[in-house]
RNA sequence: GAAGUGUUUCAUCCAGUCGCUGCCGUUUUUUUCGGCGGAGGAAAGUCCGGGCUCCGCAGGGCAGGGUGCAGGAGAAAUUCCUGUGGGUGCGAACUCAAGGAAAGUGCCACAGAAAUAUACCACCGGGGAAACCCGGCAAGGAUGAAAAGGCGAGGUAAGAGCUCACCGGACGUGCGGCGACGCGCGUGCCAGGCAAACCCCACCCGGAGAAAGAUCGAAUAGGGGAGGAUGAGGCGGCCCGCUGACUCCCGGGUCGAUCGCUAAAGCGUCGCCGCAAGGCGCCGCUCAGAUAAAUGACUGGACACGACAGAACCCGGCUUACGAGACGCUUCCCUA
RNA sequence: GGGCCUGUAGCUCAGGGGAUAGAGCAACGGCCUCCUAAGCCGUAGGUCGCCCGUUCGAAUCGGGCCAGGCCCGCCA
Numbered sequence: 001g002a003a004g005u006g007u008u009u010c011a012u013c014c015a016g017u018c019g020c021u022g023c024c025g026u027u028u029u030u031u032u033c034g035g036c037g038g039a040g041g042a043a044a045g046u047c048c049g050g051g052c053u054c055c056g057c058a059g060g061g062c063a064g065g066g067u068g069c070a071g072g073a074g075a076a077a078u079u080c081c082u083g084u085g086g087g088u089g090c091g092a093a094c095u096c097a098a099g100g101a102a103a104g105u106g107c108c109a110c111a112g113a114a115a116u117a118u119a120c121c122a123c124c125g126g127g128g129a130a131a132c133c134c135g136g137c138a139a140g141g142a143u144g145a146a147a148a149g150g151c152g153a154g155g156u157a158a159g160a161g162c163u164c165a166c167c168g169g170a171c172g173u174g175c176g177g178c179g180a181c182g183c184g185c186g187u188g189c190c191a192g193g194c195a196a197a198c199c200c201c202a203c204c205c206g207g208a209g210a211a212a213g214a215u216c217g218a219a220u221a222g223g224g225g226a227g228g229a230u231g232a233g234g235c236g237g238c239c240c241g242c243u244g245a246c247u248c249c250c251g252g253g254u255c256g257a258u259c260g261c262u263a264a265a266g267c268g269u270c271g272c273c274g275c276a277a278g279g280c281g282c283c284g285c286u287c288a289g290a291u292a293a294a295u296g297a298c299u300g301g302a303c304a305c306g307a308c309a310g311a312a313c314c315c316g317g318c319u320u321a322c323g324a325g326a327c328g329c330u331u332c333c334c335u336a
Numbered sequence: 337g338g339g340c341c342u343g344u345a346g347c348u349c350a351g352g353g354g355a356u357a358g359a360g361c362a363a364c365g366g367c368c369u370c371c372u373a374a375g376c377c378g379u380a381g382g383u384c385g386c387c388c389g390u391u392c393g394a395a396u397c398g399g400g401c402c403a404g405g406c407c408c409g410c411c412a
Base pairs, nucleotide, nucleotide: 001332002331003330004329005328006327007326008325009324010323012302013301014300015299016298017297018296020038021037022036023035024034025033040308044319045318047317048316049315050314051313052209053208054207055206059240060239061238062237064205065204066203067202068201069083070082071081072080073079084098085096086095087094088093099200100199104198105197106194107193108192120141121140123136124135125134126133127132149167150166152164153163154162168189170187171186172185173184174183175182176181213259214258215257216256223250224249225248226247227246233243234242252411253410266285267284268283270281271280272279273278303306337408338407339406340405341404342403343402346361347360348359349358354392363379364378365377366376367375385401386400387399388398389397
């Protein structure tokens, strides 16, 4: 210098004028004036999890759904950290829905003799004049994504884990590790793949969502129909159990106010513990709360000339969109 | 704001691991007719919305995006 890889930070800035919006103070009927605050790392998708609220309790069973290596963190999680094992890369690193296929069922198209069971060609032995027949074998050919471990040697009529060494796998066992697992020794090959196919095993899950829900107010057609103590509805896919009088449709009215609403698993400095995620302690800070919905416009200045994008109950994650910078590390090249 | 559904030919839909992805209507060409319609014969037309994964193999199974559509409060 180039290429790459991981972690992390910021999110145009400053001043003035005029507005918008919340709170506080002054005034207090409206107003006016002053002070303070006023979008994001993703506010997004609504994909997970939780708080909160209501469904009387949040119960049992079936069905359904989710998760799936170990240890830890965390309120929890399709979250995070550190490891184990597999895969990719020269490497830094990245990545994996990573339980079970000797519980059962199913599928494996085409090709191929045969797809979980077999013998088409070939090889070998015997018979036969020959065509061919009987038997042995599964090493070779051919097909396929996949054909009863791979490779070498011995062995044999020809062959074969039939025997042996190495590798791989299974079982047993010793040691190390909290554990996933690793290393060694022994036995000696034991009949594929798919579970993001049904399924089995282990663990977890009640439903609805701020248009939740609470209070106040306004308006009207106590009208019509259907069902209901022989049990409506709550209850959500069903049943049990509990509860026990209203429920649904048509038609009609209203579509206002207040609360919920933002001080919270909050943010920051420092110290200690931990490899880390994170935990504990001390001190400091308060940081939008609208309801047709505020954060804008103009002027001047600066440069790096500004990407993606706008809160709507709140948090923790994931995913997606996107600009600029910093640092660590790796590989290669050049120079000394 | 919240909840849910659907993307396959120009349109409406089948197909739910192994097809060259089909059907009806529409389009185009031919036959028939004096001409048109109907009828008959034939032809073309597809990134199965996009990307990644599982599998030997994906329109189909799983995940993530994109687009379109539907529903909702209170009172008597």
Two RNAs folded together computationally: RNase P RNA and transfer RNA, 412 nucleotides in total. It holds a member of the Rfam family "Bacterial RNase P class A". By type it is a ribozyme.